[in-house]
RNA sequence: GACCGAAAAUAGCACACUUGACGAAAGUCAAGGUCGCAAAGCCGCGGGUCUAAGGUUCUAUGGAACGAUGACAGCCGGGCUGCCGAA
Numbered sequence: 001g002a003c004c005g006a007a008a009a010u011a012g013c014a015c016a017c018u019u020g021a022c023g024a025a026a027g028u029c030a031a032g033g034u035c036g037c038a039a040a041g042c043c044g045c046g047g048g049u050c051u052a053a054g055g056u057u058c059u060a061u062g063g064a065a066c067g068a069u070g071a072c073a074g075c076c077g078g079g080c081u082g083c084c085g086a087a
Base pairs, nucleotide, nucleotide: 004085005084012037013036017032018031019030020029021028022027035074041080042079043078045077046076047075048072049071050070055066056065057064058063
């Protein structure tokens, strides 16, 4: 140094939920909050999942179906970076 994640230590993040704001929604941001996380740090490259506004088709004109260009990094894989240091 690499692999790996034992023991500890220094730190870190923040599920659900609540409040406010944004958004058609999924969801995001901020504050509170701590289920958990050895990358629960970053990146939409691959898969998957969610929503369906604009749009298309149908319609009994109530709606229905399809559909990402939207979203999820705390769904998985992958890429980059990082604290500590046993076997």

c-di-GMP-I riboswitch aptamer from Paenibacillus cellulosilyticus, 87 nucleotides, folded computationally. It matches the Rfam family "c-di-GMP-I riboswitch aptamer". Rfam links the family to the GO term cyclic-di-GMP binding. Its mean pLDDT, the model's own confidence on a scale to 100, is 90.